[in-house]
Context: one part of a larger RNA
RNA sequence: GGAUGAACGCUAGCGGCAGGCCUAAUACAUGCAAGUCAAGGGGCUCUUUCGGGGGCACCGGCGGACGGGUGAGUAACGCGUACACAACGUGCCUUGGAGCGGGGGAUAGCAUCGGGAAACUGGUGGUAAGCCCUCAUGGUGUUGCGAGGUGGCAUCAUUUUGCAACUAAAGGUUACACUUCAAGAUCGGUGUGCGUCCGAUUAGGUAGUUGGCGGGGUAACGGCCCACCAAGCCAUCGAUCGGUAGGGGGUGUGAGAGCAUGGCCCCCCACAUGGGUACUGAGACACGGACCCAACUCCUACGGGAGGCAGCAGUAAGGAAUAUUGGACAAUGGUCGGAAGACUGAUCCAGCCAUGCCGCGUGAAGGACGAAGGCGCUCAGCGUUGUAAACUUCUUUUGGACGGGGAUAAUAAUGUCGACGAGUUCGGCACUUGAAGGUACCGUCAGAAUAAGCACCAGCUAACUCCGUGCCAGCAGCCGCGGUAAUACGGAGGGUGCGAGCGUUAUCC
Numbered sequence: 001g002g003a004u005g006a007a008c009g010c011u012a013g014c015g016g017c018a019g020g021c022c023u024a025a026u027a028c029a030u031g032c033a034a035g036u037c038a039a040g041g042g043g044c045u046c047u048u049u050c051g052g053g054g055g056c057a058c059c060g061g062c063g064g065a066c067g068g069g070u071g072a073g074u075a076a077c078g079c080g081u082a083c084a085c086a087a088c089g090u091g092c093c094u095u096g097g098a099g100c101g102g103g104g105g106a107u108a109g110c111a112u113c114g115g116g117a118a119a120c121u122g123g124u125g126g127u128a129a130g131c132c133c134u135c136a137u138g139g140u141g142u143u144g145c146g147a148g149g150u151g152g153c154a155u156c157a158u159u160u161u162g163c164a165a166c167u168a169a170a171g172g173u174u175a176c177a178c179u180u181c182a183a184g185a186u187c188g189g190u191g192u193g194c195g196u197c198c199g200a201u202u203a204g205g206u207a208g209u210u211g212g213c214g215g216g217g218u219a220a221c222g223g224c225c226c227a228c229c230a231a232g233c234c235a236u237c238g239a240u241c242g243g244u245a246g247g248g249g250g251u252g253u254g255a256g257a258g259c260a261u262g263g264c265c266c267c268c269c270a271c272a273u274g275g276g277u278a279c280u281g282a283g284a285c286a287c288g289g290a291c292c293c294a295a296c297u298c299c300u301a302c303g304g305g306a307g308g309c310a311g312c313a314g315u316a317a318g319g320a321a322u323a324u325u326g327g328a329c330a331a332u333g334g335u336c337g338g339a340a341g342a343c344u345g346a347u348c349c350a351g352c353c354a355u356g357c358c359g360c361g362u363g364a365a366g367g368a369c370g371a372a373g374g375c376g377c378u379c380a381g382c383g384u385u386g387u388a389a390a391c392u393u394c395u396u397u398u399g400g401a402c403g404g405g406g407a408u409a410a411u412a413a414u415g416u417c418g419a420c421g422a423g424u425u426c427g428g429c430a431c432u433u434g435a436a437g438g439u440a441c442c443g444u445c446a447g448a449a450u451a452a453g454c455a456c457c458a459g460c461u462a463a464c465u466c467c468g469u470g471c472c473a474g475c476a477g478c479c480g481c482g483g484u485a486a487u488a489c490g491g492a493g494g495g496u497g498c499g500a501g502c503g504u505u506a507u508c509c
């Protein structure tokens, strides 16, 4: 000098854009943050022009594995990069082939009888479905046993074919769904080379340890797990142990090499009060799911129950320090739905804060008797403040008042017409929809009107005199100032620098 998620002191007019718990991964009152589908099912209820329409809990389906938060743990194939899988999975979406026949069962809702303070829950009866089971059909599917071809990278891969066994389906208001096989796309899983902080005042570490054989398990390879067998495996090219830490794209600085760093945004990982476990599912070992243990908080009729803000706001605490218990789904995106639409603290906006960056303003031109006042001096005159003020003319950004502004962000959906590829595909027309917001922006009016501070002035380092003080009071980044003329302390006048900021502190280069 540059930089910052900054803080503190003094000061403060406006706008645009961005940022805003770095500390206690501390504890949390309250509200909201994940629902949706009535075109799967049987009901209950309201209404009716008897055609129908509306609402509701339950069963069922899809979604709740996304989106949002945090950085505790992790020195690791966690991340980055480059490869590999002859060792793998993939709901919704796209393409192609094939199929969709029959039978049965349970249970919620409901009715009824109970238990409990509550949370909730039990018995009996009976019922539906795209719920559950079973039979059939079937292949290029799966498994087993064979035969042949092609290829490779050890195990093998791929293809043709024979036999046996196994396995599908669901309707429906005809819009849409369902089953199976193959392929694609997307998203994931796994392995490996290289890279990835400090300490040797940490030198030896390791028994599922290292390998084999056989099995189990998994979507899949593997001591991943198990039985048996062998005695290996890692390490001064730093094993093990200890400390610290999420990683990267990037960011800061620097001519670069480098050094430091990882806040906002994007990608990956890990976590969801501390631990553990699995269930469901295409996908979780699951933030607003389940179970168990523990700590804590709350309710209780003492028998027993409820909870998890590292989602958005907000509270307490900690701290030098970090915001509103706001508006809207109008747009973008997501989930569900045939759609209308519903939900969405994602998101879009608004509020607070000079926290940062950028822009604008606090007036402009003229004006000397160089006014008054202040300060200084060689002191009855000069110098300086200083064109500064007054005064004259002009302008009106910003602020104020009044008015305009339905601008842009808007497309989609619905209806109708047309076209052809005949599919709610494309095009035209009509109609409707804005939180921000009466905001941005524009115009008119009056009036210089509403708007300047902070630090410094011995040298480094731009800027000097007077008074006070007298090694005192004090200053100080370094050297150092102060003991009677202090440009270094305090005040004043003047000056210098930056300017809605200026200084200080902390940290990095």
Base pairs, nucleotide, nucleotide: 001509002508003507004506006505007504008503009502010501013360014359015358016357017356018355019353020352021318026316027315028314030313031312032311035062036061037060040059041058043056044055045054046053047052069271070270071269078196079195080194081193082192083191084190085189088188089187093184094183095182096181097180098179099178101135102134103133104132105131110125111124112123113122114121115120141166142165143164144163145162146161147160148159149158150157151156171176197243198242199241204234205233206232209231210230211229212228214226215225216224246268247267248266249265250261251260252259253258273294274293275292276291277290296307297306298305299304324350326349327348328347332346333344334343335342336341363394364393365392366391373385374384375383376382377381400445401444402443403442404441414430415429416428417427418426419425453498454497455496456495457494459478460477464493465492466491467490468489474481475480
A computed fold for a 509-nucleotide part of an RNA from an uncultured bacterium, annotated as small-subunit ribosomal RNA, 5' domain. The prediction has a mean pLDDT of 82. The full RNA is in RNAcentral, with records from ENA, Greengenes and SILVA. Rfam family: Bacterial small subunit ribosomal RNA.